[in-house]
RNA sequence: GCGUGUAUAGCUCAGCUGGAAGAGCAGGCGGCUUUUAACCGUCAGGUCGUGGGUUCGAGCCCCACUACACGCA
Numbered sequence: 001g002c003g004u005g006u007a008u009a010g011c012u013c014a015g016c017u018g019g020a021a022g023a024g025c026a027g028g029c030g031g032c033u034u035u036u037a038a039c040c041g042u043c044a045g046g047u048c049g050u051g052g053g054u055u056c057g058a059g060c061c062c063c064a065c066u067a068c069a070c071g072c073a
Stems, first nucleotide, its partner, number of pairs: 001072007010025004019056001027043005049065005
């Protein structure tokens, strides 16, 4: 330098054919327990890497860029 993949909650990851963003863990509160842990219930937490484009509508499609991983040279 070229190519491929990944980027979504604090962390690990889903998200189908474009149609109102989710789970587990972690965190807050409550229950249970003599207490803690475990277990149960509940709540909060998101500019979906950045900037544009297409569309009535984009996490999803298109373009550029950034970071990381891998491959080729």